[in-house]
RNA sequence: AUUGCUGGUCGGGUGAUCGCCCGAAUAUUCGGGAGGAAAGUCCGGACACCGCAGAGCAGGGUAAUCGGUAACGCCGAUACGCCGUGAGGCGUGGAAAGUGCCACAGAAAAUAUACCGCCGAGCACCUCAUUGAUAGUAUUUGGCUUAAAAAUAGUACUCAAUAAUAUGAGUUUUAUUGUUUGCCAAAUAGACACAGUGAGGUGCUCGGUAAGGGUGAAAAGGGGAGGUAAGAGCUCACCGCCUGACUGGUGACAGUUAGGGCAUGGCAAACCCUACCCGGUGCAAGGCCAAAUAGGCAAGCGCUUGAGGGCUGCUCGUCCGAUGCUUGCGGGUAGGCUGCUGGAGGCAAACAGCAAUGUUUGUCCAAGAUAAAUGAUCACCGCCUGUAAAUCAGGUACAGAAUCCGGCUUAUAGACCAGCAAAAAAA
Numbered sequence: 001a002u003u004g005c006u007g008g009u010c011g012g013g014u015g016a017u018c019g020c021c022c023g024a025a026u027a028u029u030c031g032g033g034a035g036g037a038a039a040g041u042c043c044g045g046a047c048a049c050c051g052c053a054g055a056g057c058a059g060g061g062u063a064a065u066c067g068g069u070a071a072c073g074c075c076g077a078u079a080c081g082c083c084g085u086g087a088g089g090c091g092u093g094g095a096a097a098g099u100g101c102c103a104c105a106g107a108a109a110a111u112a113u114a115c116c117g118c119c120g121a122g123c124a125c126c127u128c129a130u131u132g133a134u135a136g137u138a139u140u141u142g143g144c145u146u147a148a149a150a151a152u153a154g155u156a157c158u159c160a161a162u163a164a165u166a167u168g169a170g171u172u173u174u175a176u177u178g179u180u181u182g183c184c185a186a187a188u189a190g191a192c193a194c195a196g197u198g199a200g201g202u203g204c205u206c207g208g209u210a211a212g213g214g215u216g217a218a219a220a221g222g223g224g225a226g227g228u229a230a231g232a233g234c235u236c237a238c239c240g241c242c243u244g245a246c247u248g249g250u251g252a253c254a255g256u257u258a259g260g261g262c263a264u265g266g267c268a269a270a271c272c273c274u275a276c277c278c279g280g281u282g283c284a285a286g287g288c289c290a291a292a293u294a295g296g297c298a299a300g301c302g303c304u305u306g307a308g309g310g311c312u313g314c315u316c317g318u319c320c321g322a323u324g325c326u327u328g329c330g331g332g333u334a335g336g337c338u339g340c341u342g343g344a345g346g347c348a349a350a351c352a353g354c355a356a357u358g359u360u361u362g363u364c365c366a367a368g369a370u371a372a373a374u375g376a377u378c379a380c381c382g383c384c385u386g387u388a389a390a391u392c393a394g395g396u397a398c399a400g401a402a403u404c405c406g407g408c409u410u411a412u413a414g415a416c417c418a419g420c421a422a423a424a425a426a427a
Base pairs, nucleotide, nucleotide: 002422003421004420005419006418007417008416009415010414012381013380014379015378016377017376018375020033021032022031023030024029025028035398039409040408042407043406044405045404046403047282048281049280050279054316055315056314057313059278060277061276062275063274064078065077066076067075068074079092080091081090082089083088093273094272098271099270100267101266102265115213116212117209118208119207120206121205122204123203124202125201126200127199128198129197130196131195132194137189138188139187140186141185142184143183144182147179150177151176152175153174154173156171157170158169159168160167221239222238224236225235226234240262241260242259243258244257245256246255247254248253286338287337288336289335296329297328298327299326300325301324308320309319310318311317345364346363347362348361349360350359351358352357382396383395384394385393386392
């Protein structure tokens, strides 16, 4: 470069021809002629009329604080809260005065609860571990026994060998060992079932719980530590909340500090409560002139012991009020002038103030129509769009005074200005 936020300005221009309204001078000249919203009729007033101008109730409006203003529901600044990275934007009395509502979901929606879950106890069942005890069995040991042979050692005999011995082989017998078959005893191991203990699991019942989870826009202040059978402000420090004191500020509030385990939500553009404010009607108000008809008919009430009317709707109070008032029917007029634009006015400068705004000085006069004027045509230009570009083509917003002013809200093609903010690029 870009994108935002806040504030502001313009919103068509020039020329020609013809046409309209107002004012002034006059007999054809001069000057002027829709808005930033004129819209909405949402607020506030000026002005006019009514009311001897009052009080109360009802009704309506506003709502952080302090300023501005003729006033306001408007504007400015500040405070707190929410949104936004930010410039900035939006909101604003009270929920312990009372009543009411919070669908559906959820156990339970405010004197509010136990669905899932967590913990404990009892009962029943299951699993594991451990201890006890133990049959069969296994192993070991001991004793006895069966079986057959083996090994070792000794004795005796024979043979071989030798000078003799030693030595080798065989037979017999004794002892020991091992093997094998059974029996008995002891020890060890050791299940199933059983018993005790412990742990875990499942189910039911009872009790505790509001920490965790779920539902919801919102669920007994927040996260942490300790504590507990498990939890909980149960306890503790911090934050939040309530109350008090001190300091700063005109104030809303802010800061510091002390105490308190503390009311467990939202909605008041729900009813309501608190504080403050509010007469009504409106230029079709109102005033003047002229003209016309039928100053008609009927009914009711009344004539000062007061009919009726006015003061918003009601009440009180008060005022006016007499051949009068009200209601119904019928007739005439609805013409002209004024109000009607010189103002809480516009512009500029200086000063005061953070600002809104105010004061002073100077300067200017900017539509006043009344069935409703401010227009039509042509040409050129400006701006915007399309196109590579344009001499081409198209477009040029919302919209129209009616007594006037201060605001708010809504609509608006496009162009421009100033300040501020953000991120990134380049230098």